[in-house]
A computed fold for a 75-nucleotide RNA from Robiginitomaculum sp., annotated as transfer RNA. It matches the Rfam family "tRNA". It is annotated as a transfer RNA. The organism belongs to Robiginitomaculum, within Bacteria. Model confidence (mean pLDDT): 85 of 100. The sequence was found in a public genome assembly.

RNA sequence: GCCGCAGUAGCUCAGGGGUAGAGCGCAUCAUUGGUAAUGAUGAGGUCGGGAGUUCGAAUCUCCCCUGUGGCACCA
Numbered sequence: 001g002c003c004g005c006a007g008u009a010g011c012u013c014a015g016g017g018g019u020a021g022a023g024c025g026c027a028u029c030a031u032u033g034g035u036a037a038u039g040a041u042g043a044g045g046u047c048g049g050g051a052g053u054u055c056g057a058a059u060c061u062c063c064c065c066u067g068u069g070g071c072a073c074c075a
Base pairs, nucleotide, nucleotide: 001071002070003069004068005067006066007065010024011023012022013021018055026042027041028040029039030038048064049063050062051061052060
């Protein structure tokens, strides 16, 4: 350089045009003599950035960024 894949909550991931979710973690409460475990409730997101299409974009298209895999080239 060329061709793919991935980027969504603190972490691991789901969701692929119409209200953004799960598990773990975190906070509060209940329970206990106390802790753990368990249960209830809650907080936490510019869906990597920009533009376009659309009544409407996390989702479709284009450009860019980051990570990763394969191939090629130089030494």